RNA sequence: AGAGUUUGAUCCUGGCUCAGAACGAACGCUGGCGGCAUGCUUAACACAUGCAAGUCGAACGGUAACAGUCCCGCAAGGGAGCUGACGAGUGGCGCACGGGUGAGUAACACGUGAAUAACCUGCCCAAAGCAUCGGGAUAACAUAUCGAAAGAUGUGCUAAUACCGAAUGAUAUAUAUGACUGCAGGGUUGUAUAUUAAAGGAGCAAUCCGGCAAUGGAGGGGUUCGCGUCCCAUUAGGUAGUUGGUAAGGUAACGGCUUACCAAGCCAGAGAUGGGUAGCUGGUUUGAGAGAAUGAUCAGCCACACUGGAACUGAGAAACGGUCCAGACUCCUACGGGAGGCAGCAGUGAGGGAUAUUGCACAAUGGAGGGAACUCUGAUGCAGCAAUGCCGCGUGAGUGAAGGAGGCCCUAUGGGUUGUAAAGCUCUGUGGAUGGGGAAAAUAAUGAUGGUACCCAUUUAGAAAGCACCGGCUAACUACGUGCCAGCAGCCGCGGUAAUACGUAGGGUGCAAGCGUUGUUCGGAAUUACUGGGCGUAAAGGGGGAGUAGGCGGAAAGAAAAGUCAGAUGUGAAAGCCCUGUGCUUAACGCAGGAAGAGCAUUUGAAACUAUCUAACUAGAGUGUAUUAUGGGAGCGUGGAAUUCCUAGUGUAGCGGUGAAAUGCGUAGAUAUUAGGAGGAAGACUCGUGGCGAAGGCGACGCUCUGGGGUAACACUGACGCUGAGGACCGAAAGCAUGGGGAGCAAACAGGAUUAGAUACCCUGGUAGUCCAUGCCGUAAACGAUGAGAGCUACUCGUAGGUUUCGUUGACGAAAUCUGUGGGUGAGUAAACACAUUAAGCUCUCCGCCUGGGAAGUACGGUCGCAAGAUUAAAACUCAAAGGAAUUGACGGGGGCCCGCACAAGCGGUGGAGCAUGUGGUUUAAUUCGAUGCAACGCGAAGAACCUUACCCAGGCUUGACAUCCCACUGAAAGGAUAUAGAAAUAUGUUCCCUCGAAAGACAGUGGAGACAGGUGCUGCAUGGUUGUCGUCAGCUCGUGCCGUGAGGUGUUGGGUUAAGUCCCGCAACGAGCGCAACCCUUGCUUACAGUUGCCAUCAUUAAGUUGGGGACUCUGUAAGGACUGUCGGUGUUAAACCGGAGGAAGGUGAGGAUGACGUCAAAUCAUCACGGCCCUUAUGCCUGGGGCUACACACGUGCUACAAUGGUGGUUACAAAGAGACGCAAAACAGCGAUGUAGAGCAAAUCUCAAAAAAGCCAUCUCAGUUCGGAUUGAAGUCUGCAACUCGACUUCAUGAAGGUGGAAUCGCUAGUAAUCGUAGAUCAGCACGCUACGGUGAAUACGUUCCCGGGCCUUGUACACACCGCCCGUCACACCAUGGGAGUUGUUUCAGCCAUAAGCCGUUGAGCUAACCGCAAGGAAGCAGACGUCGUAGGUUGGGGCGAUGACUGGGGUGAAGUCGUAACAAGGUAACC
Repeated sequence: AGAGUUUGAUCCUGGCUCAGAACGAACGCUGGCGGCAUGCUUAACACAUGCAAGUCGAACGGUAACAGUCCCGCAAGGGAGCUGACGAGUGGCGCACGGGUGAGUAACACGUGAAUAACCUGCCCAAAGCAUCGGGAUAACAUAUCGAAAGAUGUGCUAAUACCGAAUGAUAUAUAUGACUGCAGGGUUGUAUAUUAAAGGAGCAAUCCGGCAAUGGAGGGGUUCGCGUCCCAUUAGGUAGUUGGUAAGGUAACGGCUUACCAAGCCAGAGAUGGGUAGCUGGUUUGAGAGAAUGAUCAGCCACACUGGAACUGAGAAACGGUCCAGACUCCUACGGGAGGCAGCAGUGAGGGAUAUUGCACAAUGGAGGGAACUCUGAUGCAGCAAUGCCGCGUGAGUGAAGGAGGCCCUAUGGGUUGUAAAGCUCUGUGGAUGGGGAAAAUAAUGAUGGUACCCAUUUAGAAAGCACCGGCUAACUACGUGCCAGCAGCCGCGGUAAUACGUAGGGUGCAAGCGUUGUUCGGAAUUACUGGGCGUAAAGGGGGAGUAGGCGGAAAGAAAAGUCAGAUGUGAAAGCCCUGUGCUUAACGCAGGAAGAGCAUUUGAAACUAUCUAACUAGAGUGUAUUAUGGGAGCGUGGAAUUCCUAGUGUAGCGGUGAAAUGCGUAGAUAUUAGGAGGAAGACUCGUGGCGAAGGCGACGCUCUGGGGUAACACUGACGCUGAGGACCGAAAGCAUGGGGAGCAAACAGGAUUAGAUACCCUGGUAGUCCAUGCCGUAAACGAUGAGAGCUACUCGUAGGUUUCGUUGACGAAAUCUGUGGGUGAGUAAACACAUUAAGCUCUCCGCCUGGGAAGUACGGUCGCAAGAUUAAAACUCAAAGGAAUUGACGGGGGCCCGCACAAGCGGUGGAGCAUGUGGUUUAAUUCGAUGCAACGCGAAGAACCUUACCCAGGCUUGACAUCCCACUGAAAGGAUAUAGAAAUAUGUUCCCUCGAAAGACAGUGGAGACAGGUGCUGCAUGGUUGUCGUCAGCUCGUGCCGUGAGGUGUUGGGUUAAGUCCCGCAACGAGCGCAACCCUUGCUUACAGUUGCCAUCAUUAAGUUGGGGACUCUGUAAGGACUGUCGGUGUUAAACCGGAGGAAGGUGAGGAUGACGUCAAAUCAUCACGGCCCUUAUGCCUGGGGCUACACACGUGCUACAAUGGUGGUUACAAAGAGACGCAAAACAGCGAUGUAGAGCAAAUCUCAAAAAAGCCAUCUCAGUUCGGAUUGAAGUCUGCAACUCGACUUCAUGAAGGUGGAAUCGCUAGUAAUCGUAGAUCAGCACGCUACGGUGAAUACGUUCCCGGGCCUUGUACACACCGCCCGUCACACCAUGGGAGUUGUUUCAGCCAUAAGCCGUUGAGCUAACCGCAAGGAAGCAGACGUCGUAGGUUGGGGCGAUGACUGGGGUGAAGUCGUAACAAGGUAACC
């Protein structure tokens, strides 16, 4: 410090996720030692048991227990408070500390800083003073009584440092009155009067401990104030003791703290009130910091003590281990009544994912009491349990390669790896065990911890390593198993037979007594942005202006010093963090010192800036004067064109409408046309990126009223300004209300079409509405998707309005300037597109708004509205994306240019018939397999009777039909011939021939054992090779450079041209490669050479180029030449090129072939072959016989033959080319009607043979018929091949003579020696050809042209597509699941208000009843108590509201789901442009 994830790729926006640190944690696996810490985060739930606050006899009366002493007694025993001590009691101090918890509390509770001139203070400290004289009770105790108990009561006795009276008395208190002083309500001090105190105890004594009043201090506390302190505005108004005053009361003290009276205030958008949540802080965690989260342990403060209320005592409490009352709960009970409060330490139950011992000691530190000894202390010090955390140590160290054996794993079978690891050798002793010594903490004594820490000796490598991960992020890889299953997963994602992602193993990586997982917090996240973000298109500018609060504000001077800056002082507890040192062996940890510290308060200064005040300025803003443009607004009026309607005329059969039609109108006279009239709405042309307005918006003409703007020059005011939350106003269309109006148009609706449907698009009608007036509504893609204002920053070309100057005198032109409105392009900005003085640039001010997509601008609540609805505005749940701009492709029922038998123009077919052949389907034991749009279907197959053959049935074989290796036997074996059985394979016999080598051995066979053979078994989606197709289309790329953040672009686009990315020109490109073309083959012309088997003009010869002869010709073969837009004219850019001509056998690639770029289709082929993996192994292998591949209702493809006269038939008669031939072609001759047979000349071929070419020509006949067309089918008889023609061959003859009369929708081929037509040959092959391949003969028609169909190329455009339109994608419905809204209600909780009644208790009134202290001779008084009453008042009751939650028949929409249904709304002009 970043990384992964949206895309085919890119940049950006933006969310999600990861790597880090932390924890009072929990869970899983594992676990050696020690130190230091920490340990109910949940039920402030309930608690058994024990302990946690007592102490003082030196305050007191005393003596229940214990011990001692003394006395009496022989003893047993009894007695004496006499002593130590001391139960219970009176009295004093303490129990308000210490310890626990965080429920409540959003508050002066806490933090910080102040105030108290408004206060209190036991014990403690300092200094000075006082303590005189008296009195009456009471508990204990005794006795009696009641009660189960707790406890209570009567009578009687007694003491005090308990209680009371009198005296004295001031620096106390009160009143009155002076002086001085303070900012202040106060302080100091004087005089006078009045009031108010006390307690003793110990000691022989000294003396000590106490007591009283008052002063000061220390420490502690009360109260008040400034500032700070969470979320919700879907909580906006709250408050009657409320705010203030006067008086009184009350308190330690101020105060509405309380009461009476008076006034009507007080708080609140800088968030009152209400609701939710929460103890606050020092600190802790994280972070670079700013922040964010948190508030365990330790420390400070607060609050609480079963729940609620209340007071008493006291210096202090509204009191955790006190009291009273009420309530809930638990316990005891004799049922009458009582007792209790672990949120003290242990511990129990419960809850929970989860948190310890009913331990030891007061030795230390501290606390209470005491004069002290001492007692008490679950505070505290220690120990126990727990890897809960932090820190330290160990599980060994050194050496050791035959890189051993063994195992495991991998393997190319060679080896590699585990691995110096082990073993072995030499050592050590943290820890363990045993024995010994032995602290500090405490000095004079006292040690729970503890015989602990630590040290020494002996002994033993011995008991001591796991966990997670290994696809990327992220360090670390292989094998097997599994087969979208099981499973993994933090995100992306992995798994459908070769998984580094699942499970296991080996190996590796990381951390380590721990390691992982889960949860939470911060970080990364600049992803709430103060530091430090944005708003044209990604989320985001309010529809608009005027304006309130608020924020901000021009130039210059003075004053003061609020902000600001600087210094000083105080505070900022300790601990913690940081630094230094030091102590535990180190560290964690502890100790000591230091530093730091925001803030707050006080004070002294400074005066630039901001605020304030004062006086003053004119550049901002405004006013006046002049002038100007304008669809700016409102009201009233006027006019013309057009539509429609009405009346009348003319006139006749249609009109209207559409892609085409129909509905509709019209013979009752329409449409058309003429004239007149009515009525409403809208304002043609002018009209313009022209004008005006804040926006919405505004368009005939005139008048009236009215708003704003511009320009020019001067005068005036003097910052009067900008923005603007809330609020008020304006605000298109549609809609609503009332009343008018209604021509045209036109939702709804009706009809006609279209369509599979058509609740649409189109057509005919048509009502609201559109118009006017008044009132609502308040929203729009209300858009420049761009808030308002101010300043600054290059140019250029238009246009509107004004002014000035110049030339000039034209209704002119040029220039300058101000205001508006547009185009282009720089700097700059921006993700890019783009913006660019009208900024999206550079700055300032203010407002509004945004924070992933969906759910959703929805629900609920509030406000507004007559309603429709508007506004404000969530969550659960769900996804890992959603999105912007640009790029390359692909696509478009987008555009442009161009090409092709693509269309058109023609010729001939297919589709109809019969047959052949292939396919589908069906059938079958099997009908083997593959090929399936073009690019499968006369295809693999250039030839299935057996074989082929892979299929089926049956019979056989099992190391095999075939290869290699081993062992044994044999060499008269095998094999041939032959016999028997059998369908054959095969089995069993007979007979004949019969190895090499000296040996080992080789060779062959048989038998055997296993390794293996074998497989046309699967996977063409694991592959190689081969092939098809787009397409013989003109394209596909690279290097360097340049442009772009980048994907990419440029080049390759543009202007011409070409068959062509062919060539030329231009150009940030310059070059190059694979393709194109050419080079190759055939063919067409000429020449040269060569003439046999070919040829024959001349000469001779023959039946015949037959022979001699010849090389002229044809032909054959070889080698050359020829054609290159070379030449002429025109066009064209002086180009490339095109058009026409000449010459030429051939002319613009002459014709045909071969030749197939980068790539596409997971195209085809595992059955040509090869090959990975999987599968079969007495079978999925091998052999054999028979059958099948030839089936047949049917459908399709490709062909043949026809339907006839351009023909059939008969006769006659011409002309080819190219091939094949020895397992062959076969002549002549003969036989047969013929297929063919007999026979065999010749020929391994320019020699012989196949071999006859056919159409054509000539003659004759047929005469338009199902025929003398057509030949299917069937019968009979044959021929040939072959072991074999039954299933299942071809051919021949005779006989038979079917459909068919030119073929619907649709569709195919072809542009010249082509189509059409006619025959010929070959491969395969025993035989079988209508197929295929090749050959020649005869030999046309047409092309205006590129609108349309199909395919393709280039450029451009749109895109939500990229598996790329066979794409993407929307909504209803159906089903399942999930969360949620409404809902008659039901129920819980909380809160408010009114009323009733009221416990304890304080206060008040009363007090007829009762009473020791004082006064009085007495009566009585003073003083007090019980009781009663009153105010307030917990719980309770009752009535009515509010908030929040749970649940609810039914119901609404939403989300998710592999496959469902219906349509096709959107994305291309998405087929009606889309959207608000």
This is a predicted structure of a 1476-nucleotide RNA (small-subunit ribosomal RNA) from an uncultured bacterium. Model confidence (mean pLDDT): 84 of 100. RNAcentral holds the sequence, with entries from ENA and Greengenes. It matches the Rfam family "Bacterial small subunit ribosomal RNA". Rfam links the family to the GO terms ribosome and structural constituent of ribosome.